[in-house]
The prediction has a mean pLDDT of 84. Predicted 3D model of an 85-nucleotide RNA (c-di-GMP-I riboswitch aptamer) from Ureibacillus acetophenoni. The sequence was found by an Rfam model in a public genome assembly.
RNA sequence: UAAAGAAUAAGGCAAAUUCAUCGAAAGGUGAAGACGCAAAGCUAUAGGGACUAAAGUUGUAUGACUAUGUAAGCCAGUUACCGAU
Numbered sequence: 001u002a003a004a005g006a007a008u009a010a011g012g013c014a015a016a017u018u019c020a021u022c023g024a025a026a027g028g029u030g031a032a033g034a035c036g037c038a039a040a041g042c043u044a045u046a047g048g049g050a051c052u053a054a055a056g057u058u059g060u061a062u063g064a065c066u067a068u069g070u071a072a073g074c075c076a077g078u079u080a081c082c083g084a085u
Stems, first nucleotide, its partner, number of pairs: 003085001005082001012037002017032006035073001041078003047075002050070002056065003
């Protein structure tokens, strides 16, 4: 330095759900809560995949298409604690 994740130390994050609130929705924010996480840190115009469809387009209609919206706890890119191998 790289890959990998045993022990140890310092610790960290916070799923579902509930309440309040914002949003058309997906979902976000705060509080409680703790399923789990060795990157469950950061990045959404590096990339792939996914969710929603207000406005718009289309349709006789039920509807369909579409991101400028969402999500990093899907893969991924990138940075990082400890120190057996």